[in-house]
């Protein structure tokens, strides 16, 4: 020092006020939050380089579903992109050039569950995982 190989550790934030009701952290109304990995005309720095900088720009990820297999028919287990689901942005303004700067208006958020419908509550999950790091070896 890149890459490989093995083991290790790490890896999600939010409901606060009010209103209606017999009941709502669920509906209304103002508030709140924003995984990882890539990009980014911006910010910085020791400025041929490098750090940092997107929920909505490309990808990924748990879940659901699907297919196998087993089954006391409950449901377990496998597999992991397999039909399939898996969110959302505009308009202005600089500029050669804006998905991404700046200004302003919007949106979006698996599944069960519940006295009433849930990004925030409970649950699976002391789980798993994108992935990020360190150690150890192999090699040049």
């Nucleotide at each position: 020092c890149a890459u490989c190989a093995u083991u290790c550790u790490c890896a999600g934030g939010g409901c606060g006020g009010g209103g209606c009701g017999a009941a709502a952290u669920u509906c209304c109304c103002c508030a709140c939050c924003g995984g990882c990995g890539g990009u980014a005309a911006g910010c910085g720095g020791u400025c041929c380089c490098c750090g940092c900088a997107a929920g909505c720009c490309c990808g990924c990820g748990a879940g659901c579903g699907g297919c196998c297999u087993u089954u006391u028919c409950g449901a377990a287990g496998g597999u992991g992109u397999c039909a399939g689901c898996a969110g959302a942005u505009c308009u202005g303004g600089u500029g050669c050039g804006a998905c991404u700067c700046c200004a302003g208006a919007g949106c979006c958020g698996a599944c069960g569950g519940u006295c009433a419908c849930a990004g925030u509550c409970c649950g699976g999950a002391u789980g798993a995982a994108a992935g990020a790091g360190a150690a150890u070896g192999c090699g040049a």
Molecule: FMN riboswitch aptamer (RFN element)
Organism: Sulfitobacter dubius